[in-house]
Context: one part of a larger RNA
RNA sequence: AGCGCAUGGUGAAUGCCUUGGGUCUGAGAGGCGAAGAAGGACGUGGUAAGCUGCGAUAAGCUUCGGGGAGCUGCACACAAGCGAUAUAUCCGAAGAUUUCCGAAUGGGACAACCCAGUACUGUGAAGCAGUAUUAUCCGAAAGGAAGCCAACCUCCUGAACUGAAACAUCUAAGUAGGGAGAGGAAAAGAAAAUAAUAAUGAUUCCCUGAGUAGUGGCGAGCGAAAAGGGAAGAGCCCAAACUUAUUCCGCGUGCGGAAUGAGGGUUGUAGGACCACAUUUAGAAAUUAUUAAUAAGCUGAAUCAUUUGGAAAGAUGAGCCAUAGCAGGUGAUAGCCCUGUAAGUAUACCUUAAUAAGGACGAGUGGUAUCCUGAGUAGCGCGGGACCGGAGAAAUCUUGCGUGAAACUGCCAGCACCAUCUGGUAAGGCUAAAUACUCCUCAGACACCGAUAGUGAACCAGUACCGUAAGGGAAAGGUGAAAAGUACCCCAAAUAGGGGAGUGAAAUAGUACCUGAAACCGUGCGCUUACAAGCGGUCGGAGCUCAGCAAUGAGUGACGGCGUGCCUUUUGCAUAAUGAGCCUACGAGUUGCUCCUCACUGGCGAGGUUAAGUUCAUCAAUAACGGAGCCGAAGCGAAAGCGAGUCCGAAUAGGGCGAAUAGUCAGUGGGGGCAGACGCGAAACUUUGUGAUCUAUCCAUGGGCAGGUUGAAGGCGGGGUAACACCCACUGGAGGACCGAACCCGUUGACGUUGAAAAGUCUUGGGAUGACCUGUGGAUAGGGGUGAAAGGCCAAUCAAACUGAGAGAUAGCUCGUUCUCCCCGAAAUGUUUUUAGGAACAGCCUCGGAUAUAGAAGUUUACUAGAGGUAGAGCUACUGAUUGGGCUAGGGGGCUUCACCGCCUACCAAACCCUGACAAACUCCGAAUGCUAGUAAAUAUCUCCGGGAGUGAGGCUGCGGGCGCUAAGGUCCGUGGCCGAGAGGGAAAUAACCCAGAUUAGCAACUAAGGUCCCUAAUACAUAGUUAAGUUGAUCAAACGCGGUGGGAUUUCAAUAACAGCCAGGAUGUUUGCUUGGAAGCAGCCAUUCAUUUAAAGAGUGCGUAACAGCUCACUGGUCGAGAGAUCCUGCACGGAAAAUAAUCGGGCAUCAAACUAUGAACCGAAGUUCUAAAAUUGUACAUGUACAAUUGGUAGGGGAGCAUUGAAAUCUGCGUAGAAGGUGAUGGGUUACCAUUGCUGGAGCGAUUUCAAACGAAAAUGUAGGCAUAAGUAACGAUAAAAGGAGUGAAAAACUCCUUCGCCGAAAGUCUAAGGGUUCCUGAUCAACGUUAAUCGGAUCAGGGUUAGUCUGGUCCUUAGGAAAACCCGAAAGGGGUAUCUGAUGGAAAGCUGGUUAAUAUUCCAGCACCUGCUAUGCAAUGAAAGUGACGGAGCGCCGUGGUUACUACGUACGGACGGAAGUGUACGUUGAGUGGAGUCUUCGGACGAAGCGAAGUAAUAAAAGUGCUUCCAAGAAAAGCGAGCAUAGCGGCCAGUACCGCAAACCGACACAGGUAGACGGGAUGAGUAUUCUAAGGCGCUC
Repeated sequence: AGCGCAUGGUGAAUGCCUUGGGUCUGAGAGGCGAAGAAGGACGUGGUAAGCUGCGAUAAGCUUCGGGGAGCUGCACACAAGCGAUAUAUCCGAAGAUUUCCGAAUGGGACAACCCAGUACUGUGAAGCAGUAUUAUCCGAAAGGAAGCCAACCUCCUGAACUGAAACAUCUAAGUAGGGAGAGGAAAAGAAAAUAAUAAUGAUUCCCUGAGUAGUGGCGAGCGAAAAGGGAAGAGCCCAAACUUAUUCCGCGUGCGGAAUGAGGGUUGUAGGACCACAUUUAGAAAUUAUUAAUAAGCUGAAUCAUUUGGAAAGAUGAGCCAUAGCAGGUGAUAGCCCUGUAAGUAUACCUUAAUAAGGACGAGUGGUAUCCUGAGUAGCGCGGGACCGGAGAAAUCUUGCGUGAAACUGCCAGCACCAUCUGGUAAGGCUAAAUACUCCUCAGACACCGAUAGUGAACCAGUACCGUAAGGGAAAGGUGAAAAGUACCCCAAAUAGGGGAGUGAAAUAGUACCUGAAACCGUGCGCUUACAAGCGGUCGGAGCUCAGCAAUGAGUGACGGCGUGCCUUUUGCAUAAUGAGCCUACGAGUUGCUCCUCACUGGCGAGGUUAAGUUCAUCAAUAACGGAGCCGAAGCGAAAGCGAGUCCGAAUAGGGCGAAUAGUCAGUGGGGGCAGACGCGAAACUUUGUGAUCUAUCCAUGGGCAGGUUGAAGGCGGGGUAACACCCACUGGAGGACCGAACCCGUUGACGUUGAAAAGUCUUGGGAUGACCUGUGGAUAGGGGUGAAAGGCCAAUCAAACUGAGAGAUAGCUCGUUCUCCCCGAAAUGUUUUUAGGAACAGCCUCGGAUAUAGAAGUUUACUAGAGGUAGAGCUACUGAUUGGGCUAGGGGGCUUCACCGCCUACCAAACCCUGACAAACUCCGAAUGCUAGUAAAUAUCUCCGGGAGUGAGGCUGCGGGCGCUAAGGUCCGUGGCCGAGAGGGAAAUAACCCAGAUUAGCAACUAAGGUCCCUAAUACAUAGUUAAGUUGAUCAAACGCGGUGGGAUUUCAAUAACAGCCAGGAUGUUUGCUUGGAAGCAGCCAUUCAUUUAAAGAGUGCGUAACAGCUCACUGGUCGAGAGAUCCUGCACGGAAAAUAAUCGGGCAUCAAACUAUGAACCGAAGUUCUAAAAUUGUACAUGUACAAUUGGUAGGGGAGCAUUGAAAUCUGCGUAGAAGGUGAUGGGUUACCAUUGCUGGAGCGAUUUCAAACGAAAAUGUAGGCAUAAGUAACGAUAAAAGGAGUGAAAAACUCCUUCGCCGAAAGUCUAAGGGUUCCUGAUCAACGUUAAUCGGAUCAGGGUUAGUCUGGUCCUUAGGAAAACCCGAAAGGGGUAUCUGAUGGAAAGCUGGUUAAUAUUCCAGCACCUGCUAUGCAAUGAAAGUGACGGAGCGCCGUGGUUACUACGUACGGACGGAAGUGUACGUUGAGUGGAGUCUUCGGACGAAGCGAAGUAAUAAAAGUGCUUCCAAGAAAAGCGAGCAUAGCGGCCAGUACCGCAAACCGACACAGGUAGACGGGAUGAGUAUUCUAAGGCGCUC
């Protein structure tokens, strides 16, 4: 270290629980608000931070009612109290009080603050305080409005994504969003209606009509109405005619007109006025009375014992009540213990209902001459919109522009229009109910959830936290019956933690608390492990340990065999292709729909069925009623129409479609449609808002720039000119001038890159009086801004910001998609496609049914009969191409010729002949196979109809081909096989090759491919050969080369002696001839290559020479003594032969083999076959459980049967404190999902059977949340300015305190101050967490304390940019501008200094000395209202000279060192309210007080600030208040806010105690021009390992 067992930690799953949610039902309520709301701020308690309550009367006050013993909220402590029989707390109702903000309303404002006017009061002038009042709009007034609030409602305005597989009409959709307004509902509404020859009779809503009529790039889609059935039910009022009153006007003087009022009158079978006649009943609201309901409440039956237990409500036994057995609680499960429940009872105010009174208003008949009956209206034209209707033939409604009627004998409508007919009576208005919704109250319900669920929120949650803002937005429940919450002791620094003791039923229930899983981290024990190579398992298995009497079982596992994870995606993955660190929980085909279709089950059946709704009851169920409507029963046709037929047609023909009956309703399931539709996932589009604290530009008002240099214009002087010009010197001080700090920027290089830093550090660099930098306040806003322009910047985001919403946009794309078993089982092809990785139809799969129980269709074999033009073959058989030759037209060339004729030709060449040979688009021919048909046999498929799919990326290999290079692991077809979706054996390993198709088990047998020396199962088998190359032994190899070797054939020579070797010869004519310089066998040419001598010898086979010579061969003899040679064919070898991780046949190795060839015999060898046993499916038989037969690989996919989880109903009169669920082990059962029993833990619930319903099963989605690992005790611990020693405290000291040294900053790393922060300040205590380490320390934690103003800053004063905004202007609305006016500092405007004091404040307190302003009194002066002032730029140069600094001198103090003395110079510090001095006192040892005594001078230089002046330049440099007429003296008055502390930083902005950023003021000395640089003072630090 591994495995196992035991036992712990961590962690929070699981189980159980529920205070909280979700979805509804029935009632109620449907608003609150100037009488100050909603919502807040701040207060309020004895102690009081939060929540709750309340409001200065402040966890409350008053009255009435209830109630009755305890009480002072959550909140369990202490203190102090109240009450106890009715005046406590408490509950209900009505009152009182109710700070400030907020519509916010006296004015203002940065919400919860500031400042006023008027009247009165305290009082008494100022000042201060109190009470009341003071906004705007409408209205004559009374009075009203405003603002808030969930959905519903009306109106105005109004998208886009999306769908149409693109997109523009269209759709989405009049949706989302924005705006205005109202009510408890809103809107609509009493026919200028609908209809159709019949009628209905306002509106609204439901069912139906109906997905119909229609509309529609006639695409996607959109989509009525009438009629019918129901719910509800309700009708009315004006204008006008006419009469009249008042006022006014006109004139014609009683008429007309106008305005206002009163009466009258209100409709279509017309009505009314007018004329005549006649005349009263129902009954609205306010209000009053009565009754009832309604609050907190009250009454309210019935149980005991034994037993187990900590506890009884359990069990047992015996009872009781019930108009009450709903529910909750009580120490486990209670009708009878408690609260309650059924039933009954009590009623105040308010409210509601009913009844009665009340009474606005309100009716008729006849006549029909005249009058009235809604005008810029109806209609029409143009342009839009709404309707089912997209401009169409387009009615109807509406209206922006234009035009423009009629008058009841009228007018409108009935889908263009016209006629007839019918219906109605526009251009005024009101109107309940039925309908929609639920922020809210009460009561209740649930086959909803049970703490990752259910609301985001069970808990102090819209909280913490994030963001400038709009906005976003968590986590977090459980001790126990009861705190009985561990007295006391011990360990320890300890009030941490632990061990005892004690409580308790239990403490492994100890407040990190029920149960307490897993990952992960330990401890103990058993076995194993140090030559071993390993997807870690599986099969076999020795030894050891344990249990058991034993059989046997459990743990471990030396050694051996085999063996490359899972998922996804793919032709194909161990792949080095995707995804996952591990564990736990959560996590994906659902739901709705009178939409369609199919199957099964059930009801009824030529019929079937209700919908909305209604009714009863025990009231969301169910039941009954309800027949509107739907489907079917009849079809055909474009239709009229006809009808078991009909249409076409002349037809009685023929054909098409029909008829010869089965449907319908419901339930369940499969599939489709519409909806987000299996889950997660865009980039984008649109709409409303939020942002200029970053940054861009601009506006207003302020601030900043050490020092040095150069020396323009101008000027003065001199020269010069007629005068200019011009020149010189001086002066002068210009400049997008120069050098260079602060400041701004960011050029170079390095570092940094999980940083110190989400842009920096170091070095170097650019600008640095300018188009400069910067503070404060403001302006511009998203297709918009701003931009010296980079597509830059607009809050770490920019080729269109951010936030919410439409919204679950869409995604032909990727990923993921959860239990088991059984049966079957594909495709990667065709056609088409803005189509090619998608889809439709067909093909192939599955399930059900049908045809037929027979041989018609399918398949196979045999035979017979056919069609055909491939392979092959062929080509004087065509077309085309073609070798050689012959023959020969034609042509070329040559010759010839004056020309013609002609001749020649190894030139080209048609046709023809001979010969050879080619073709996918040649065929005189022509198979095999396949195909068609028939006959026979075998088999059990095929076919059709219907439901459901998947597939439409294929791959390799053999054969036949195309393309290609007869290249490719290439590509495209055809035809087989296999992989895909196929395991097993062989090929070392190796989808496809060879063998072979896995139901399960077996330590049985036989074989296939392939093998048999060892690894490694089986032959070192047999016979005969071959190979010598390790060839080969299972995978690369050619041309070519080769006297390697075996075999065969043919042929030559050979005992008359071959071949090879050895010994000899190899001659002569002749140096043949020619040629040649030479050529003699041997440069070359020629030929009778001759002849002679010979055993034999070429006018010569090679070497050689200049040529000869020389050597040799052929040939011959001898010797030797038997085979020798050549050619061809063939087996096996050899060379040819160079590649990348590692040499090798898989290895060792093998040579008459373990190689190769041939033959033979054995054996091994698979999941094949057989055997034994078992299971399942299908079929057939018997006849109910058997037999037989066949079958049982499987991805996508189809079908079937089951397991488990959660909940419901019924039953088990089930189980359970004598121990449920859950957790964790063991044993057993089942083919599996799983189930049962039991030990321990646990401590209160749970199951079985049948049926039902699902938020119903996880390993993967770079899934979500939590926990825990790994890297790893690793990197790092944030400026390299630095520490050391001693002492103290303490449990402990590198870091704390003190002391002594050392080091660092010193234009800062010191001091002050604005912004911002908000208690960080000071003191005491503490050390869990925070501090990158420790900590006794701290900006940490706890407690207490601390901020003092007429003069400082701001307000009570003013105005800038800008903002708000009466008036006014514009605009669908919201709203946008805008004058007066108000507001608004960064500016203007009255006044304080020095010193002292606290632990912590000081220009604030104290001391001293000042000043401003108001009022009163007194005195003096003036009485005119304005001018003016306030009031301003840059640059340059001066003057003055305070503070400071330096120098010198004077004085004082201290020092003044060698060894003694002297004294000057000297060094340091100080120089007076100081200092010195120090008797003494106190002390926590840090310090705090402190008497007497001593104790006072200047000069010079430099030059900030403040003040003041001059020069010059062009770009020409705020506004208003205030001031300007008072002075002097005395007295009185002087309000509100800020004030601590940090403030270049550990307290601000940067997520941090972060090397970054942050406006202004002071800023000493030496060096130096200097704020540069270096050193240093005061002061502060050594940067938290």
Molecule: large-subunit ribosomal RNA, half A
Organism: Limnovirga soli